[in-house]
């Protein structure tokens, strides 16, 4: 430098171009003799960053940032 893959909740990952969820983890509440386990509940989201296409964009395109893998070039 070029190819490929990723960047979505605090963390790990869903989400067919048609209202962005779910597990754990925070909170509260229930069970319980207490903890833990179980059970309901509730906050958490600039979907890396600008653009564009579309009636609509996590999801299509285009630059640019950053993580990872691979090829290369110079010495």
């Nucleotide at each position: 430098u070029c190819c490929g893959c990723g960047a979505u909740a605090g963390c790990u990952c869903a989400a067919u171009g048609g209202u962005g969820g779910a597990g754990c983890a925070u909170c509260c509440g229930g069970c319980u003799g207490u903890u833990a386990a179980c059970c309901g509940g509730a906050g958490g989201g600039u979907u890396g960053c600008a653009a564009g296409u579309u009636c609509g964009a996590g999801u299509c395109u285009u630059g640019c940032u950053c993580g990872c893998g691979g090829a290369g070039c110079c010495a």
The RNA shown here (transfer RNA) has 75 nucleotides and comes from Ignavibacteria bacterium RIFOXYB12_FULL_35_14. It was read from a public genome assembly. The organism belongs to Ignavibacteria, within Bacteria. Rfam family: tRNA.